[in-house]
The part of an RNA shown here (small-subunit ribosomal RNA, 5' domain) has 463 nucleotides and comes from an uncultured archaeon. Model confidence (mean pLDDT): 82 of 100. The full RNA is in RNAcentral, with records from Greengenes.
Context: one part of a larger RNA
RNA sequence: CGACUGCUAUCGGAUUGAGACUAAGCCAUGCGAGUCAACCCGCAAGGGUGGCGGACGGCUCAGUAACACGUAGUCAACCUGCCCUGAGGACGUGGAUAUCCACGGGAAACUGUGGUUAAACCGCGAUAGGUCAUCGCUUCUGGAACGGGCGAUGGCUCAAAUCUACAUGGCCUCAGGAUGGGACUGCGGCCGAUCAGGUUGUUGGCGGGGUAAUGGCCCACCAAGCCUAUAACCGGUACGGGCUCUGAGAGGAGGAGCCCGGAGAUGGGCACUGAGACAAGGGCCCAGGUCCUAUGGGGCGCAGCAGGCGCGAAACCUUCGCAAUAGGCGAAAGCCUGACGAGGUUAAUCCGAGUGGUUCCUGCUAAAGGAACCUUUUGCCAGCUGUAAAAAGGCUGGCGAAUAAGGGGUGGGCAAGCCUGGUGUCAGCCGCCGCGGUAAUACCAGCACCCCGAGUGGUCGGG
Numbered sequence: 001c002g003a004c005u006g007c008u009a010u011c012g013g014a015u016u017g018a019g020a021c022u023a024a025g026c027c028a029u030g031c032g033a034g035u036c037a038a039c040c041c042g043c044a045a046g047g048g049u050g051g052c053g054g055a056c057g058g059c060u061c062a063g064u065a066a067c068a069c070g071u072a073g074u075c076a077a078c079c080u081g082c083c084c085u086g087a088g089g090a091c092g093u094g095g096a097u098a099u100c101c102a103c104g105g106g107a108a109a110c111u112g113u114g115g116u117u118a119a120a121c122c123g124c125g126a127u128a129g130g131u132c133a134u135c136g137c138u139u140c141u142g143g144a145a146c147g148g149g150c151g152a153u154g155g156c157u158c159a160a161a162u163c164u165a166c167a168u169g170g171c172c173u174c175a176g177g178a179u180g181g182g183a184c185u186g187c188g189g190c191c192g193a194u195c196a197g198g199u200u201g202u203u204g205g206c207g208g209g210g211u212a213a214u215g216g217c218c219c220a221c222c223a224a225g226c227c228u229a230u231a232a233c234c235g236g237u238a239c240g241g242g243c244u245c246u247g248a249g250a251g252g253a254g255g256a257g258c259c260c261g262g263a264g265a266u267g268g269g270c271a272c273u274g275a276g277a278c279a280a281g282g283g284c285c286c287a288g289g290u291c292c293u294a295u296g297g298g299g300c301g302c303a304g305c306a307g308g309c310g311c312g313a314a315a316c317c318u319u320c321g322c323a324a325u326a327g328g329c330g331a332a333a334g335c336c337u338g339a340c341g342a343g344g345u346u347a348a349u350c351c352g353a354g355u356g357g358u359u360c361c362u363g364c365u366a367a368a369g370g371a372a373c374c375u376u377u378u379g380c381c382a383g384c385u386g387u388a389a390a391a392a393g394g395c396u397g398g399c400g401a402a403u404a405a406g407g408g409g410u411g412g413g414c415a416a417g418c419c420u421g422g423u424g425u426c427a428g429c430c431g432c433c434g435c436g437g438u439a440a441u442a443c444c445a446g447c448a449c450c451c452c453g454a455g456u457g458g459u460c461g462g463g
Base pairs, nucleotide, nucleotide: 001461002460003459004458005457006456007455010353011352012351013350014349015348017346018345019311025309026308027307029306030305031304034052035051036050038049039048040047041046059264060263061262069188070187071186072185073184074183075182078181079180083177084176085175086174087173088172089171091125092124093123094122095121100115101114102113103112104111105110129157130156131155132154133153134152135151136150137149138148139147190236191235192234197227198226199225202224203223204222205221207219208218209217239261240260241259242258243254244253245252246251266287267286268285269284270283289300290299291298292297317343319342320341321340325339326337327336328335329334356374357373358372359371360370361369362368379399380398381397382396383395384394385393406452407451408450409449410448411433412432417447419446420445421444422443428435429434
């Protein structure tokens, strides 16, 4: 210093405290992601289409010894919705469909057929543009090039959405920026050699596929390489770091919590949409669990917030609020948010305060008690404030010493009894040494004393 625990307990403040350690075990119930002056129906409420957001935020630490992390770099091998700056533009034409209406299937979950309709929904044409190849000119870097810029020719591909009185806001293309990401490389940090050989997409080449992009990432062919005592491979353990604890330091130990990065969402696999996912509150499949069922078939997954069971030595309320901060949508008003804020519970830890003071009397100038007076933190009452509303807290006034002390120890180590009673190698104590067999300073009590004090003791673990 961390965890648990016995006895005891007045108040305030703070913090990277509070189901991490064991079961990344299972979960009843409620809540946790919506929003929108585009479009359609409707008087409205509301429903549907469409857009943006549900890739953020929240949780957990199972896996992972790895470019996962840290640090320094590279991309002449890449992407980037919203945002900012600049330039230019929005021409013509067509179509479907939800809601709705009609008729059905099913126990339910849900689902089928036909009909009508709009758009910022989906097409087609045009233009601008983009991209690739070749050629020419030009340019950056210490140097080099399959790089950048401009032009020509050819191939491929191919934009737009409007609303309004105006304005605001929005749509499309290009260039640049910003932000966020992707990929790659050097170096760094666990244990075991009672693990010594390992590897066949393995190592490299050429060609292709795939991707935003390099690459055995994948594939065909060719070669036989590649790693390894500077520890490969195998086994064990483990999310990594900033940090935290301890220590004078060196070092040792920890790293669940707060922050950064990573990974996961019952176990495993897969893709779709999208700027971004192989998607915790989206989809499909397999497995396992569980629930409903009319037995045909369906539903669900709290490592979100509360809460329950189980496991355990071990851990809180099924609270209030969007007032603040922040995020999503919206032009805005605003709506939503168990993020977050606020309260509640808890002897987790740290800090601060209190449980009275003065005088006199009794008493041994002691301890203690009594009397009188003083003060008022906490307490109780009232007002103002505080707050989203409360509560706490703050300020003011009133009441009244009232409302507040325990735990461990007293043989030595080790501070404080060779006092009294009980017990009699018994009962018991004791980290260690050791006490107890009839006068026990060591057991059980009483009194007295010592240490610490809202704490004080015990057990386990780290330095």